This is a predicted structure of a 107-nucleotide RNA (SAM riboswitch aptamer (S box leader)) from a Bacteroidota bacterium. Of the family's consensus pairs, 97% are formed in the model. Its mean pLDDT, the model's own confidence on a scale to 100, is 86. The sequence was found by an Rfam model in a public genome assembly.
[in-house]
RNA sequence: GAUUUAUACAGAAGAGGCGAGAGAACAGGCUCAAUGACCCUCUGGCAACCUACCCUGCUUUUGGGAAAGGUGCCAAAUCCUGACCAGGUUUUUGGUAAAUAUAAAUU
Numbered sequence: 001g002a003u004u005u006a007u008a009c010a011g012a013a014g015a016g017g018c019g020a021g022a023g024a025a026c027a028g029g030c031u032c033a034a035u036g037a038c039c040c041u042c043u044g045g046c047a048a049c050c051u052a053c054c055c056u057g058c059u060u061u062u063g064g065g066a067a068a069g070g071u072g073c074c075a076a077a078u079c080c081u082g083a084c085c086a087g088g089u090u091u092u093u094g095g096u097a098a099a100u101a102u103a104a105a106u107u
Base pairs, nucleotide, nucleotide: 001107002106003105004104005103006102007101008100013043014042015041016040017039021032022031023030026082027081028080029079044074045073046072049070050069051068053065054064055063078099083096084095085094086093087092
């Protein structure tokens, strides 16, 4: 890098540094941003995908708990929409897909 599976309307701060854009790609919106965003570092936290642990269940593994380790994450629903279907009606509600992100396994 590729493939598969699961999840994505929840949750989570401060300081220092940098100095102009940022919010995945493209487009349209809409937000954040010199009252310093984004990004980096430290501390803190959220969460429970994997490993280890405890209880339950049973026989190769259901459910629950806690959170040591490995990741991840800490503006706005993956910020919204853009493909299809159904309803509604003058542009909206729901679902599915696609794409993306995260984890684990395989390659």